[in-house]
RNA sequence: AGAGUUUGAUCCUGGCUCAGAACGAACGCUGGCGGCAUGCCUAACACAUGCAAGUCGAACGCUAACACUGCUUCGGCAGUUAUUAAAGUGGCGGACGGGUGAGUAACGCGUGGGAAUCUGCCUUGGGGUACGGAAUAACGCCGGGAAACCGGUGCUAAUACCGUAUACGCCUUACGAGGGAAAGCGCUAUGUAGCGCCCUAAGAUGAGCCCGCGUCGGAUUAGGUAGUUGGUGAGGUAACGGCUCACCAAGCCUACGAUCCGUAGCUGGUCUGAGAGGAUGAUCAGCCACACUGGGACUGAGACACGGCCCAGACUCCUACGGGAGGCAGCAGUGGGGAAUAUUGGACAAUGGGGGAAACCCUGAUCCAGCGAUGCCGCGUGAGUGAAGAAGGCCCUAGGGUUGUAAAGCUCUUUCAGUAGGGAAGAUGAUGACGGUACCUACAGAAGAAGCACCGGCUAACUCCGUGCCAGCAGCCGCGGUAAUACGGAGGGUGCAAGCGUUGUUCGGAAUUACUGGGCGUAAAGAGUACGUAGGCGGCUUUUUAAGUCAGGCGUGAAAUCCCGGGGCUCAACCUCGGAACUGCCUCCAAAACUGCCAGUCUCGAGUCCGGGAGAGGUGAGUGGAAUACCUAGUGUAGAGGUGAAAUUCGUAGAUAUUAGGUGGAACACCAGUGGCGAAGGCGACUUACUGGACCGGUACUGACGCUGAGGUACGAAAGCGUGGGGAGCAAACAGGAUUAGAUACCCUGGUAGUCCACGCCGUAAACGAUGAAUGCUAGAUGUUGGGAAGCUUGCUUUUCAGUGUCGUAGCUAACGCGUUAAGCACCCCGCCUGGGGAGUACGGUCGCAAGAUUAAAACUCAAAGGAAUUGACGGGGGCCCGCACAAGCGGUGGAGCAUGUGGUUUAAUUCGAAGCAACGCGCAGAACCUUACCAGCCCUUGACAUACCAAUCGCGAUUUCCAGAGAUGGAUUUCUUCAGUUCGGCUGGAUUGGAUACAGGUGCUGCAUGGCUGUCGUCAGCUCGUGUCGUGAGAUGUUGGGUUAAGUCCCGCAACGAGCGCAACCCUCGCCUUUAGUUGCCAUCAUUUAGUUGGGCACUCUAGAGGGACUGCCGGUGAUAAGCCGGAGGAAGGUGGGGAUGACGUCAAGUCCUCAUGGCCCUUAUGGGCUGGGCUACACACGUGCUACAAUGGCGGUGACAAUGGGCCGCGAAGCCGCGAGGUGGAGCAAAUCCCCAAAAGCCGUCUCAGUUCGGAUUGUUCUCUGCAACUCGAGAGCAUGAAGUUGGAAUCGCUAGUAAUCGUGGAUCAGCAUGCCACGGUGAAUACGUUCCCGGGCCUUGUACACACCGCCCGUCACACCAUGGGAGUUGGUUCUACCCGAAGCCGGUGCGCUAACCUUAGGGAGGCAGCCGACCACGGUAGGAUUAGCGACUGGGGUGAAGUCGUAACAAGGUAGCCGUAGGGGAACCUGCGGCUGGAUCACCUCCUU
Repeated sequence: AGAGUUUGAUCCUGGCUCAGAACGAACGCUGGCGGCAUGCCUAACACAUGCAAGUCGAACGCUAACACUGCUUCGGCAGUUAUUAAAGUGGCGGACGGGUGAGUAACGCGUGGGAAUCUGCCUUGGGGUACGGAAUAACGCCGGGAAACCGGUGCUAAUACCGUAUACGCCUUACGAGGGAAAGCGCUAUGUAGCGCCCUAAGAUGAGCCCGCGUCGGAUUAGGUAGUUGGUGAGGUAACGGCUCACCAAGCCUACGAUCCGUAGCUGGUCUGAGAGGAUGAUCAGCCACACUGGGACUGAGACACGGCCCAGACUCCUACGGGAGGCAGCAGUGGGGAAUAUUGGACAAUGGGGGAAACCCUGAUCCAGCGAUGCCGCGUGAGUGAAGAAGGCCCUAGGGUUGUAAAGCUCUUUCAGUAGGGAAGAUGAUGACGGUACCUACAGAAGAAGCACCGGCUAACUCCGUGCCAGCAGCCGCGGUAAUACGGAGGGUGCAAGCGUUGUUCGGAAUUACUGGGCGUAAAGAGUACGUAGGCGGCUUUUUAAGUCAGGCGUGAAAUCCCGGGGCUCAACCUCGGAACUGCCUCCAAAACUGCCAGUCUCGAGUCCGGGAGAGGUGAGUGGAAUACCUAGUGUAGAGGUGAAAUUCGUAGAUAUUAGGUGGAACACCAGUGGCGAAGGCGACUUACUGGACCGGUACUGACGCUGAGGUACGAAAGCGUGGGGAGCAAACAGGAUUAGAUACCCUGGUAGUCCACGCCGUAAACGAUGAAUGCUAGAUGUUGGGAAGCUUGCUUUUCAGUGUCGUAGCUAACGCGUUAAGCACCCCGCCUGGGGAGUACGGUCGCAAGAUUAAAACUCAAAGGAAUUGACGGGGGCCCGCACAAGCGGUGGAGCAUGUGGUUUAAUUCGAAGCAACGCGCAGAACCUUACCAGCCCUUGACAUACCAAUCGCGAUUUCCAGAGAUGGAUUUCUUCAGUUCGGCUGGAUUGGAUACAGGUGCUGCAUGGCUGUCGUCAGCUCGUGUCGUGAGAUGUUGGGUUAAGUCCCGCAACGAGCGCAACCCUCGCCUUUAGUUGCCAUCAUUUAGUUGGGCACUCUAGAGGGACUGCCGGUGAUAAGCCGGAGGAAGGUGGGGAUGACGUCAAGUCCUCAUGGCCCUUAUGGGCUGGGCUACACACGUGCUACAAUGGCGGUGACAAUGGGCCGCGAAGCCGCGAGGUGGAGCAAAUCCCCAAAAGCCGUCUCAGUUCGGAUUGUUCUCUGCAACUCGAGAGCAUGAAGUUGGAAUCGCUAGUAAUCGUGGAUCAGCAUGCCACGGUGAAUACGUUCCCGGGCCUUGUACACACCGCCCGUCACACCAUGGGAGUUGGUUCUACCCGAAGCCGGUGCGCUAACCUUAGGGAGGCAGCCGACCACGGUAGGAUUAGCGACUGGGGUGAAGUCGUAACAAGGUAGCCGUAGGGGAACCUGCGGCUGGAUCACCUCCUU
């Protein structure tokens, strides 16, 4: 310090996720030792048991025990001092220490100040300590009660209580005076130590009170408050104060957030972070609050009191039912809750606390020990050597690699743990729980001591097996559907280590809340606009001041913590000392630049005044013409209207059309212009009245009067609402007609609200420049609107303000773009944003008549949603161009019969593959057996085939016959023959048989694991690269543009310059010529023959070698003087001469594992091998491709016209003869320019005369022929007979542009036989192409895009089903709180006090004073009624989200097929449709205007 994730790729925006650190943690696996820390975060839930606050005999009386003394009736009694013990009176302490965090948003806490206070014990000072008195517990007796405990009576003491005296200080005061104390104990025992007591002054300590500042979230909490705010007086308190009361006044708090609601103890600190911040408030320390819940006071220096009291309530316990007792949020411990948190331990030795004069007692404070890897720190589990790189494991290309110096082995060491011995400090005199602990020494022995997570990327670390979208993993992206580095196991590796992972939480990364340090044209985000309140900000200059600001000092900022430097435990953690720091607050002094305050000045900001001109600025009133509609009248006749085409509709009752007149409403053509005005919405005939604003010029006046603007107020298109008018046209709804699968739409005919006016509401729009307002600064060019100035040539130039456009520099921007009208550079103020969806929705509030507007969430869900640009692809976008693509033609298919292939069906099997074009006469250039892969049956198991081993044999092979069998096969048998080399060794090779094991074998699966081959786009003109340049980048440029071409063909231009694969050419063939060569070819001349038959010849034809020839080369035109195009000449051929071969980068997971090869998987007496028979040939049907036809351009008959390519010895087969014929017989010739196949057919002549025919030939019968081991399933052909459908073929669809289509025959491959198929060959031989609008396909450029699996794309809504969270909901159950009223425990206060009453007074009667009792005020709990708020549940119901392949449509993305969207209104199963207004975030075409060149 970053990384992963949106895309085909890119940049940006933006969320999600990860790597780090931390923890009072928990869970999983594992676990040797020690030190130091730490341990109920949940139920402030309930608690058994023990302990946690006592002490003092030197305050007091009494009792008991022991000891001693005396007496004794021996039962005991009395006394004494010291000690011990129990309870009591009395004193001090139980207000500390210890626990917890429920409450509390508060002067509670933090920090800094303040004045009106108290303070036991302690310290210092002054003074005093005199004289009396009355009681009472304990105790005794009596009594009540189960108990707790209580009552009566009698006795008694005090440092308990009371009175009097005194009063230096003290208190009160009306300044006269008045008031108020005390206690003794003890001792070396008689006068003084010591401890006390009383009064008083001060200190210290502690406590109370007040104030400034700081201290969570919510405005969907905006008003709150009656003792409330203040005053006067009184009361009360230790003390100020509405603290309380009476009276008076009406204040007080609040947008700088009152009140209300929710949450929370606060702080030092802790965690994190570079910091600023954020989160947190365990342990330690300070403060606060609480002590079962609520209330209350008493005592006291101090409490409204954790281990005190009273009352009420809930709960628990005891009970004799009458009454009582209790409070672990002290230490242990128990139950419960929970993911989860320890011992009913030791000691007061230390530190501290209480009491005491002290000894001492008490102390679950504390110090220790125990338990827990809960955390931090330290140590160990051994060290050295050791290659045959052992064995085993794992992998393997079978060679090896790895585990791995790791182990074993050898040589050492002993930390820790263990055993034994010694043995502290902590203790300043005694006293040690810890503890025989720490530590030291000795001994034995490598001995007792390693796991956990991970290994696809992020992120260090890889292989095998298993599994097969299963099981599972997962922090994000994502893995898993048969070759998984992602699941599970293993081997290996990586990381950390007595721990390692997981989960949870916090900060970080996150500049994703931005103070440091973000944004708002299009990504989320500028309010529709203006005015203006508070607030914020503010021109020039002078003086003052010192609030801000800046410098210094004082005080404070507890300690601990953090940091720095030392020190102590062997180190460290830890502990400790010193320093620094604590960024803060208070206060004092100094400075005066800047900001502020006070006072003054100025004119540039702002405004006023004067003079001009411009304008659809606003409101009212009036006026006008054109047009539509309607009415009246005339002319006139059959249609009109409307559409893509129609129909609904109007019209013979006279429409439409036309003429004249009238009525009425609405809107204002041309002018008209990115022209004008206005804050925005918006504003358009003319005249007039009233009125707002801006601009220019002048520079007279005011003197900062300014800018912005939370709330607020006003204005605010269209639609809509209310009341009353008006209503011509248009037109939601509605009706009808069309369209359509449907058409609740688009189109048409009608048509109501509405649109118009007046008044009143609504308050929203894509209210947009998607750009808030204001000010200043920062190149220009060029239009235009309204003014001004100067100059002259009077319509021009220059210039200056104010508007309004376009282009553009710097700069900015993610890019697009913006660019003096900023989205640049600055300043100031306001508004707004923080992932997508849910949702601008729900609830609540406000506004509204309503519609609704405004404010505005959460649960849940996703890992994206999005912006700009790029490359493609696509468009029912555009431009240009091409192609038998259309058009123009010719001939077909689709109808019939048959052939063939496919689907389907059938079957034991009908083997398998191919599937739009680019499967379907395709693999198959030929299924009767074979082929053959399929089916049934019968056989074989190292196998039909290959290699290796052992043994035997020497032949193998051919052949004859017989038996069993369907055959394979098995058994027997005849004949022929007797392997090769040789070093002569049954040595080697070869072969056969038998055996055993490795293995063979598979047309079994996967073409989506592959190679190779092939199809297709497409013989289309494209596809790329290097360097350079441009761009942040993907990419672009080149390759685009202007021409041209069949062509990215060529030329020109150009930030490109070159190059490669394609195109073309080179290759083959046909067409012309030359040359060479003439046999089997040819024959002009000469002879010859039936015949080029023979001689002869090689001129010609032909054959097959080599050459020539054509290049836009020449001429003219055109074009740009180019490339090229058009025409012409010559030429056999002319612009690629015709045809072929040749197929770029790539696309289709295209086809093929059944040609072949091959990974993986599967079968192995079978999914292998052999054989017989069957099947691939089935047949209600559907489709493709063909053949033959339907006839006269024909059929039939006749006929000495004319080809070419090919093939031939397991062959072609002539002549001759036989047969009606297929064919038979025959066997000449030919391994072929020699012989054969071989007859060419269309042609020509004649006949038939339009019929189901002299067309057509299917089907069937029958007789034959040929091939073959064999024609039944299942071949081909011939003869005779039979003579079906069919009379030119619906929608639709195919081929072809010249020697082509059409038509005619011929040959070949395969092959025993079997083509209508396939591949070739020649004969005859057309028609048409205006042209590119349209269909299809393709190429280039451009445009839009929400597509990228790329339009066979994407995607919306209803409905149905499942699940989830949520709103409403009659109500219902709780909580909190408010108001009114009722009740009124305990208690304090006030009143009363006729009952009771020791101290004092008394004249002895009584009084003063006190107590009980009673009454009143206040008040906790409780009750009644009503409200507010919050939570749970809730029949039913609303929408939302998610879900695998459900239903209906197709709304959006391209002009998405009616451009889309916004607001509003109506309608409709649904997406949606329609009306009105608006926007461009609309494609395309045309026009206008402007700009650039």
Molecule: small-subunit ribosomal RNA
Organism: uncultured prokaryote